[in-house]
Molecule: c-di-GMP-I riboswitch aptamer
Organism: Thermincola ferriacetica
This record gives sequence, structure tokens and C1' cells, in this order.
RNA sequence: AUUGAAAAAAGGCAAACCCGUUGAAAAUCGGGGACGCAAAACCAAGGGUCUAAAAGCACAUAGUGCCAAGACAGCCGGUUGCCAAG
Repeated sequence: AUUGAAAAAAGGCAAACCCGUUGAAAAUCGGGGACGCAAAACCAAGGGUCUAAAAGCACAUAGUGCCAAGACAGCCGGUUGCCAAG
């Protein structure tokens, strides 16, 4: 320097659900709460998924469909990081 398996220690985060909040919605924020996570830390101008109000287009008859500039990092991915035996 590279590859690779467990265990330990200090801790950390917080799913569903409930209450309140923002939003057209997806979803966010705060409190409670823990399903779980070795990156459940950060990144939305890599991929993917979700929503479709305004505007726009198509259909037709007041609706339907398409559409991200909106959202998701606890979907993959990228970047960074704590402790640590052989």
C1' cells in the first nucleotide's frame, strides 16, 4: 500500500403511527414514538421513482391525458467520515 472476516467501545440517526405546521399534490418542518440503519452523514446538473397546481399542448365540453421548473438521498449511485483485532 492492497484485499478481507468477526467482536468490542464511545456514541449517532429515526420508519410506521399520532398531534400540530407548510404545500395544489407528492411531500416538508416541529413534538412524541422506534421499524430499522456501519454511513439512514452530505450531494437532485448521473440513473430511477412520486406528484401535476399555474402556464402550455392534445382531445372534447368544463373534464381527461401529456408535461417538472416541484418532491424523494431510509431506491441505486457519487463524495466524505468515527472506533477497531489479526